[in-house]
Molecule: SAM riboswitch aptamer (S box leader)
Organism: Galbibacter marinus
RNA sequence: UUGUUAUCAAGAAAGGCGGAAGGAAUAGACCUUGUGAUGCCUUAGCAACCCUUAUAGGUGAAUGGAAUUUCCAAUUCAUAGAACGAGAAGGUGCUACAUUCUACUGCCGUUAAAAUGCAGGUAGAUAACGC
Numbered sequence: 001u002u003g004u005u006a007u008c009a010a011g012a013a014a015g016g017c018g019g020a021a022g023g024a025a026u027a028g029a030c031c032u033u034g035u036g037a038u039g040c041c042u043u044a045g046c047a048a049c050c051c052u053u054a055u056a057g058g059u060g061a062a063u064g065g066a067a068u069u070u071c072c073a074a075u076u077c078a079u080a081g082a083a084c085g086a087g088a089a090g091g092u093g094c095u096a097c098a099u100u101c102u103a104c105u106g107c108c109g110u111u112a113a114a115a116u117g118c119a120g121g122u123a124g125a126u127a128a129c130g131c
Base pairs, nucleotide, nucleotide: 002130003129004128005127006126007125008124013043014042015041016040017039021032022031023030026103027102028101029100044095045094046093049091050090051087052086053085058079059078060077061076062075063074064072065071066070099123104120105119106118107117
C1' cells in the first nucleotide's frame, strides 16, 4: 500500500504537559471547547477480536457386546475441536455525542413533492488472516 472476513445505537476517566480549535474528508445540521477541548504522556478502567480454559458431538485405534463379510457405541487412549459459557496474564483496540446525524440506491409514504421509517450501497474505524 492493498485484499478477505467479522463487528460498529452496549460499555469504560482521572492526573500531568500544552494553549486553539475540534467531532476522518466535502456540504448542511447538531454538538464539544479558555470551567482548557483536539492532541501527547502516565495511571486507571471498558470490552473480549486474537488468546487461555471447560464441554457436547466428531475422527482413528484397542477392548467389549450382538442376530458376526455386518451392526451397536459402553470403557480406555490418541487427535483436531465448536455454539452458548468462564477467565483477563499477554498482543491490539477503545474510554463526549449511534461511525454525532444526513447526503447515494431501492421500498414505504405523497395528487405531486418533502418529512418520517425500513433495507442496501459508498466511505471510514477496529480486529484476525493474507498479498